SAM riboswitch aptamer (S box leader) from Kytococcus sp., 119 nucleotides, folded computationally. The sequence is in RNAcentral, with records from Ribocentre.
Parts: sequence; structure tokens; C1' cells
RNA sequence: CAUCCAUCACGACCGGCCGAGGGAUCAGGACCGAAGACGCCGGGGCAACCGACGUGCGGGCGACUGCACGGAAUGGUGCCACCUCCUGCGGGGAGCCUCGGCUCGCCGGAAGAUGGAGC
Repeated sequence: CAUCCAUCACGACCGGCCGAGGGAUCAGGACCGAAGACGCCGGGGCAACCGACGUGCGGGCGACUGCACGGAAUGGUGCCACCUCCUGCGGGGAGCCUCGGCUCGCCGGAAGAUGGAGC
């Protein structure tokens, strides 16, 4: 980045600096925040996408390679309030009801985030 694939469940906090808003955008809601949020720096941790390693199956004359699985965590990222905080668009369902609505689940989508690929 008007592209493609996977995931968005779980998990993981301390210190220093700063000083007013903050969690992508718009709106609403519910939250966090002068008992210092957000951010930055240092340390610590979580996880296991990529890489590395091992096993199996397949392709290849071969170097090697595709897929699946596994354990580790020294490499490259990522992450460490709230389900991606929730809703918004489409389609079901359940309950209540003064029949006009209200409340609560579910599935999908959009947007976004992270990794990988490609450009």
C1' cells in the first nucleotide's frame, strides 16, 4: 500500500521522567486518569507469527522445497486496563411489555490491529 493469507481466545508489571487528557477515526455508552493516566526511557515478563531445530508425508537426479505436527525460547517482530472496551451494517434467536417499544444472547460483514507474503 484500494493486494493476498493467518489470528484477534488465553496470558503477561515494576521503577524513573513528564504533566492532561486517554484507549485508530466519527457518534453514543460504559470506563481509565492529579492516589499522575496517555506517552517516553530502563528493567522484567507473556506469547509463539517468522527464523532456527526435530519428526512425518509429498515433490525433485540433486542442491533443495511444499504441507502438517512437536518441543525450546539464544535470533526478527509483537504484546503486557477493559473481548479489537461495547454498539453502529446485514441476518437469526430468547425474554418482558402498557403493543409502542425495551432488554439480553448468536452468526456474518465493515473498519482496525499484529505477523507473514507480495509490490
The model forms 97% of the base pairs in the Rfam consensus. The prediction has a mean pLDDT of 84. The organism belongs to Kytococcus, within Bacteria.